[in-house]
Predicted 3D model of a 346-nucleotide part of an RNA (small-subunit ribosomal RNA, central domain) from a Rikenellaceae bacterium. The RNAcentral record of the full RNA draws on ENA and SILVA. The organism belongs to Rikenellaceae, within Bacteria.
Context: one part of a larger RNA
RNA sequence: UUGGGUUUAAAGGGUGCGCAGGCGGCACGAUAAGUCAGCGGUGAAAUACUUCAGCUCAACUGGAGAACUGCCGUUGAAACUGUCGAGCUAGAGUGUAGUAGAUGUGUGCGGAAUGCGUGGUGUAGCGGUGAAAUGCAUAGAUAUCACGCAGAACUCCGAUUGCGAAGGCAGCAUGCAAGACUAUAACUGACGCUCAUGCACGAAAGCGUGGGGAUCGAACAGGAUUAGAUACCCUGGUAGUCCACGCCGUAAACGAUGAAUACUAACUGUUUGCGAUACACAGUAAGCGGUACAGCGAAAGCGUUAAGUAUUCCACCUGGGGAGUACGCCGGCAACGGUGAAACUC
Numbered sequence: 001u002u003g004g005g006u007u008u009a010a011a012g013g014g015u016g017c018g019c020a021g022g023c024g025g026c027a028c029g030a031u032a033a034g035u036c037a038g039c040g041g042u043g044a045a046a047u048a049c050u051u052c053a054g055c056u057c058a059a060c061u062g063g064a065g066a067a068c069u070g071c072c073g074u075u076g077a078a079a080c081u082g083u084c085g086a087g088c089u090a091g092a093g094u095g096u097a098g099u100a101g102a103u104g105u106g107u108g109c110g111g112a113a114u115g116c117g118u119g120g121u122g123u124a125g126c127g128g129u130g131a132a133a134u135g136c137a138u139a140g141a142u143a144u145c146a147c148g149c150a151g152a153a154c155u156c157c158g159a160u161u162g163c164g165a166a167g168g169c170a171g172c173a174u175g176c177a178a179g180a181c182u183a184u185a186a187c188u189g190a191c192g193c194u195c196a197u198g199c200a201c202g203a204a205a206g207c208g209u210g211g212g213g214a215u216c217g218a219a220c221a222g223g224a225u226u227a228g229a230u231a232c233c234c235u236g237g238u239a240g241u242c243c244a245c246g247c248c249g250u251a252a253a254c255g256a257u258g259a260a261u262a263c264u265a266a267c268u269g270u271u272u273g274c275g276a277u278a279c280a281c282a283g284u285a286a287g288c289g290g291u292a293c294a295g296c297g298a299a300a301g302c303g304u305u306a307a308g309u310a311u312u313c314c315a316c317c318u319g320g321g322g323a324g325u326a327c328g329c330c331g332g333c334a335a336c337g338g339u340g341a342a343a344c345u346c
Stems, first nucleotide, its partner, number of pairs: 004317003007300002012314001014201004021194003025088002028085004033081002035077008049065006091191001092188003095184005103177007110154001114150008125136002162169002206247006216240001220236004258313006266291009275281001295302002319346003328339004
């Protein structure tokens, strides 16, 4: 490199947008670049191949042929690809009428719980554990009542639910913004798919500056346990957890399953629509689930949400260790991230 692969054996990029590139619907006309056919020229000789011949054979040598799959020119063909022209509506998008949603972002409000403060009642314990102790408490704790303050998270509803590209999203109200779906078929008329580089988003932890600090709680301290106990358990507790702005750019970022399109038995639950519409329920569209035929698969299993049958484009893999390391480069305030070997060894 070809081939073969990528749920679990090595292998799908964390996710989207998207330039270049690759690929691209139906039908008509033109063209002839690709494509196909005929003819001409060229493709040196030798070698190699086929065949005949000459040295007694062979090596060797000589003759002939085929081949040189190519390139150039010319004459044609016009199905396919390309290009140009003029069209279409089944892809894609727009409009109109609706629908559902924990979709994003800003602002305001709420109650329960927790901790703290003040005051009242009240007295000797409370707390914690396997058992204890550290700790708190006669300077009046725990418990209980009233009032107040603070920060964070939103019980029930709640679901195999819903929404979002992914990360993710849950009290209530509201402003702004976005997407999806259904019905209709009015409009545009291939405007599409994918996407190296690039750009944007990206849990938690971490970092910078300034706030905030109730709870929980790395580090740390003490008490236990233990042979020891730098742990598990307990009492405390700093960073952090929260907010604003700016970085970081990684996760078992998982469906361990890239995106798009078409096709391929059934049955069943559920969400949201449409169906003249209330119930009910055939049908139908878009999702989320459970079985299962064919088919696929090493099997487990997948099975119209494919891991089936096909096509297009991107990414990635090539024995284990060394190693996601070293070196270099790029990015970052740093932590570190990205790219990413070899010797050696089995």